A computed fold for a 680-nucleotide part of an RNA from an activated sludge metagenome, annotated as large-subunit ribosomal RNA, domain II.

[in-house]
Context: one part of a larger RNA
RNA sequence: UCCAGCGAGUUAAUACUUCAAGCAAGCUUAAUCUGUGAAAGCAGAGGAGGCGAAGGGAAACCGAGUCUUAAAUGGGCGUUAGUUUGUAGUAUUAGACCCGAAGCCAAGUGAGCUAACCAUGACCAGGGUGAAGCCCGUCGAAAGGCGGAUGGAGGCCCGAACCGGGGUGCGAGGAAAAGCACUCGGAUGAGUUGUGGUUAGUGGUGAAACGCCUAACAAACUUGGCAAUAGCUGGUUCUCCCCGAAACAUAUAUAGGUAUGACCUUUGUAUAUAAAGAUUGACGAGGUAGAGAUACUGAAAGGGGAUGGGGGGCGCAAGUCUACCCACUCCUACCAAACUCCGAAUGCGUCAAUUGUGUACAGGGAGUCAGUGCUGUGGGGCAACCUCAUGGCACGAAAGGGCAACAACCCAGACCAUCGGUUAAGGUCCCUAAUUUUUACUAAGUGGGGAAGGAAGUGAAAUUGUUAAGACAGCUAGGAGGUUGGCUCAGAAGCAGCCAUCCUUUAAAGAAAGCGUAACAGCUCACUAGUUAAACGAUUUUGCGCCGAAGAUUCAACGGGGCUUAAGUAAAAAACCGAAGCCGUGGCUUUGUCGUAAGACAAGGGGUAGGGGAGCAUUGAUACAGCUGCGAAGCUUUAUCGUGAGGUAAGGUGGAGCGGUAUCAAGCGAGUAUGCUGGA
Numbered sequence: 001u002c003c004a005g006c007g008a009g010u011u012a013a014u015a016c017u018u019c020a021a022g023c024a025a026g027c028u029u030a031a032u033c034u035g036u037g038a039a040a041g042c043a044g045a046g047g048a049g050g051c052g053a054a055g056g057g058a059a060a061c062c063g064a065g066u067c068u069u070a071a072a073u074g075g076g077c078g079u080u081a082g083u084u085u086g087u088a089g090u091a092u093u094a095g096a097c098c099c100g101a102a103g104c105c106a107a108g109u110g111a112g113c114u115a116a117c118c119a120u121g122a123c124c125a126g127g128g129u130g131a132a133g134c135c136c137g138u139c140g141a142a143a144g145g146c147g148g149a150u151g152g153a154g155g156c157c158c159g160a161a162c163c164g165g166g167g168u169g170c171g172a173g174g175a176a177a178a179g180c181a182c183u184c185g186g187a188u189g190a191g192u193u194g195u196g197g198u199u200a201g202u203g204g205u206g207a208a209a210c211g212c213c214u215a216a217c218a219a220a221c222u223u224g225g226c227a228a229u230a231g232c233u234g235g236u237u238c239u240c241c242c243c244g245a246a247a248c249a250u251a252u253a254u255a256g257g258u259a260u261g262a263c264c265u266u267u268g269u270a271u272a273u274a275a276a277g278a279u280u281g282a283c284g285a286g287g288u289a290g291a292g293a294u295a296c297u298g299a300a301a302g303g304g305g306a307u308g309g310g311g312g313g314c315g316c317a318a319g320u321c322u323a324c325c326c327a328c329u330c331c332u333a334c335c336a337a338a339c340u341c342c343g344a345a346u347g348c349g350u351c352a353a354u355u356g357u358g359u360a361c362a363g364g365g366a367g368u369c370a371g372u373g374c375u376g377u378g379g380g381g382c383a384a385c386c387u388c389a390u391g392g393c394a395c396g397a398a399a400g401g402g403c404a405a406c407a408a409c410c411c412a413g414a415c416c417a418u419c420g421g422u423u424a425a426g427g428u429c430c431c432u433a434a435u436u437u438u439u440a441c442u443a444a445g446u447g448g449g450g451a452a453g454g455a456a457g458u459g460a461a462a463u464u465g466u467u468a469a470g471a472c473a474g475c476u477a478g479g480a481g482g483u484u485g486g487c488u489c490a491g492a493a494g495c496a497g498c499c500a501u502c503c504u505u506u507a508a509a510g511a512a513a514g515c516g517u518a519a520c521a522g523c524u525c526a527c528u529a530g531u532u533a534a535a536c537g538a539u540u541u542u543g544c545g546c547c548g549a550a551g552a553u554u555c556a557a558c559g560g561g562g563c564u565u566a567a568g569u570a571a572a573a574a575a576c577c578g579a580a581g582c583c584g585u586g587g588c589u590u591u592g593u594c595g596u597a598a599g600a601c602a603a604g605g606g607g608u609a610g611g612g613g614a615g616c617a618u619u620g621a622u623a624c625a626g627c628u629g630c631g632a633a634g635c636u637u638u639a640u641c642g643u644g645a646g647g648u649a650a651g652g653u654g655g656a657g658c659g660g661u662a663u664c665a666a667g668c669g670a671g672u673a674u675g676c677u678g679g680a
Stems, first nucleotide, its partner, number of pairs: 001680006011094007019086005026051003032045005055062002065077004097235002100232001104225006115199009124189001126158003129154001133150001135148005162186003166183005201217001203213003238615006248261005263367001264365008277355008290342001291340002297336002301332005307327004311322004371395010400411003415587004420583003426577003429561003435574007447563001453547002457544010474531005480504003485499003510525001513524003588605007616669001618666007626658002634653008
């Protein structure tokens, strides 16, 4: 992992509600007893008790009324058939749908492992070093020193056994639930070790690591309390039909729980020239968007004014000055969620008209209270597939078509069948169903990612100039004189700087627009003539392009191929394709209306949590009628019927029981629980 079997809303009491039955102003027995019976049970007795038939008031009390009150025209509560049993739903109490803790408590069992201790035993090859003491020699007055022998100390040294476990490698469903190899530490000591014994879990022991106390210890193990508790996770078994949510409000030692409400379902009642909702009109309340500023509260820029106050300068003072500050005032400009002299749209309320098929109330049952994306508006945030609020849509709980793929985008809401038709979004060169025509633009593969900014890309439009008296561009030639203007300056000659910027000759030529020189010089320009020959400038708007453009696994920023008078872009026309949409045909089903019925017609049939309805199958019981060795159940193959759960028939196998109808009762349906048991 697979297969088979087992595996989860039960039972009891009580309460409320639904439906059914009995009796009914009543209904009903409980314990217990009697009869009968093998028993289960059935029948009877038993009225104790319970519910109901009258309520109101604190009560006295009154009573279809009563209380309130001095009193109520008033107001509150009343003035309605129940009860017993059963059925179904739900709740409460119980293990209460099933499985699941870590833990807590009690009584016991453990020191054959290990920790420490007690008693009694055992063990430590060999080698080295050479303490004290003692002896001898020698020196010394002595104390004592020195030397040599002897001696054999030590948590001494080296190193086996023994004890250990520092390093590396291997080993990891191992050879081993802690090992193997090499290496390493201690090895007469706080040494190692045998046997017997002691200490026990709210405890022991611990050279102390929360270590160890039988492969498990931040509180052992066994059994019991025990089905502990689990607002948590997982799982929870047949079918069809109808409706169909929520992820919000309030409260919560509350935030992943719960309660009440909102929203769903179901039953009943009420409602009929009716009610909700929608549109239009009329009339209202309001202070948002916007706007405003001698209409307030604040904020706030520049300038003017005289007055007042302050600061500063001068002055002995009086005083005077002030490009300074504040208040006041005038002018200009201007801001606000917690400003408003103003002030919409939308929304809200009431009424009316039109439209409109539900609405309200009372009961039973829920689920939901983690929401998500897009879109309109607003708050927070640099921002976010961010967060908060308020409307809408979708997903959630929605399949189908489109967007290459893609919950929330676009189109569109799937009862079933159909080898019919027609459309939506989106498409029509090939992949791939379906296309042609017309007029333009684009040259960038732009299309098929990207800003500020930049540019004689190119198309269109507009305004305004020059031009056959020759423009614009090119080429040839000129571009002069007074003069090196004056000043300044070392110099300043058109060209460092300041001032002025005239006159003359001219076709034209600036007291010079650049380059250049130390200063001159030199080269251009403006300006002019000639040559040539027909268009040439400036500005603005706009279409499509260009640059700007660097990323991490080749192309990788059209889905691909590929596309250039297009298969790109813009405008237009006519076709076509395209969905579970719509239509056609046949069928099923729900609700309503009509109908005696058959049926007809109308509107419906996506669906999670969840509510409601109708059924299938399994096991057993009772009753009735049956099948079976001329072959029961079971298994198996084929056929067939039913919307489905499922049913039936025939053949084979099998070899002894079995099903039908009606009613009742359940140990009543398996794919998931890291489910349990067995097998592969």

Description:
The prediction has a mean pLDDT of 84. The full RNA is in RNAcentral, with records from SILVA. It matches the Rfam family "Bacterial large subunit ribosomal RNA". Its family is annotated with ribosome and structural constituent of ribosome in the Gene Ontology.